[in-house]
Predicted 3D model of a 350-nucleotide part of an RNA (small-subunit ribosomal RNA, central domain) from an uncultured bacterium.
Context: one part of a larger RNA
RNA sequence: UUGGGCGUAAAGGGCGCGUAGGCGGCUUGUUAAGCCUGGAGUGAAAGUCCUGCUUUCAAGGUGGGAAUUGCUUUGGGAACUGAUGAGCUCGAGUGCAGGAGAGGAAAGCGGAAUUACCGGUGUAGCGGUGAAAUGCGUAGAGAUCGGUAGGAACACCAGUGGCGAAGGCGCCUUUCUGGACUGUGUCUGACGCUGAGAUGCGAAAGCCAGGGUAGCGAACGGGAUUAGAUACCCCGGUAGUCCUGGCCGUAAACGAUGGGUACUAGGUGUAGGAGGUAUCGACCCCUCCUGUGCCGGAGUUAACGCAAUAAGUACCCCGCCUGGGGAGUACGUCGGCAACGAUGAAACUC
Numbered sequence: 001u002u003g004g005g006c007g008u009a010a011a012g013g014g015c016g017c018g019u020a021g022g023c024g025g026c027u028u029g030u031u032a033a034g035c036c037u038g039g040a041g042u043g044a045a046a047g048u049c050c051u052g053c054u055u056u057c058a059a060g061g062u063g064g065g066a067a068u069u070g071c072u073u074u075g076g077g078a079a080c081u082g083a084u085g086a087g088c089u090c091g092a093g094u095g096c097a098g099g100a101g102a103g104g105a106a107a108g109c110g111g112a113a114u115u116a117c118c119g120g121u122g123u124a125g126c127g128g129u130g131a132a133a134u135g136c137g138u139a140g141a142g143a144u145c146g147g148u149a150g151g152a153a154c155a156c157c158a159g160u161g162g163c164g165a166a167g168g169c170g171c172c173u174u175u176c177u178g179g180a181c182u183g184u185g186u187c188u189g190a191c192g193c194u195g196a197g198a199u200g201c202g203a204a205a206g207c208c209a210g211g212g213u214a215g216c217g218a219a220c221g222g223g224a225u226u227a228g229a230u231a232c233c234c235c236g237g238u239a240g241u242c243c244u245g246g247c248c249g250u251a252a253a254c255g256a257u258g259g260g261u262a263c264u265a266g267g268u269g270u271a272g273g274a275g276g277u278a279u280c281g282a283c284c285c286c287u288c289c290u291g292u293g294c295c296g297g298a299g300u301u302a303a304c305g306c307a308a309u310a311a312g313u314a315c316c317c318c319g320c321c322u323g324g325g326g327a328g329u330a331c332g333u334c335g336g337c338a339a340c341g342a343u344g345a346a347a348c349u350c
Base pairs, nucleotide, nucleotide: 004321005320006319007304008303012318014201015200016199021194022193023192025088026087027086028085029084030083031082033081034080035077036076037075038074039073040072041071042070048066049065050064051063052062053061054060091191092188093187095184096183097182098181103177104176105175106174107173108172110154115149116148117147118146119145120144121143125136126135162169163168206247207246208245209244210243211242215241216240220236221235222234223233258317259316260315261314262313263312266295267294268293269292270291271290272289273288274287275286276285299306300305323350324349325348332343333342334341335340
């Protein structure tokens, strides 16, 4: 490179936005770059292939033809691709009318609980475990009642419920703000899809500076257990967990399943919306759109399974894989304060 693949065997980028590029709806005119067709020139000879002759045969020699799939030039064609002009509305967007939502940011506020402190009552234990001990307590603990302080998290509602591109998002109120959905069909008229680089976001832990610290709690200390116990259990406890600003850029970042479009049996639940029947109105019932689950047929799969939210049938674009170990290592480069991240081999070995 060809070919084959990527749910679980190696393999989908953590996720957006978007540049170049690739690909692109319907009708019609023009053009003729791609494309198709004819002519001309060239594509040396030898060689190759076909065929005739020849050395009595053969290899060989020799004549003719084909081929040389190419390039240049010229005449013609116009279905498709391209270019260009005009138009269309079903793709895409937009207007109008709606309802839903832990989507994001900021400010304010609330109650329960834990802990600490103060005061009252009150007396000898409390706590903890498999059992204990360390620990706390007559300097009055634990229990109970009242008060105060502070930090963090928001029980029930809560739901294979909702929202978000992903990470993720849950007390309440207000302000600012993104997106999706339904109905209508106003307007634009292909404005679309994907997307190498670039750029932004990105759990937890970790890092820098400043604050904060109730509970929990790496490290650490002690008590147990044990042959030992650098653990599991218990008593303490520092970073951290929280806030502000700035880094890091990784995860089993998982649906281990990239994005888009179209098509292909059903059944049943759930969430948001619209319509219909009926009705005073609502519920119930039926239909449609969007999302989210379960079951299941064709099909598919190595099997498991997937099955309109496809892993089915097709097309477009990107990423990635190519035996195990060595190794996500070494070296180099780029990024980072560092930790480390990204890119990413080979020898050797089985």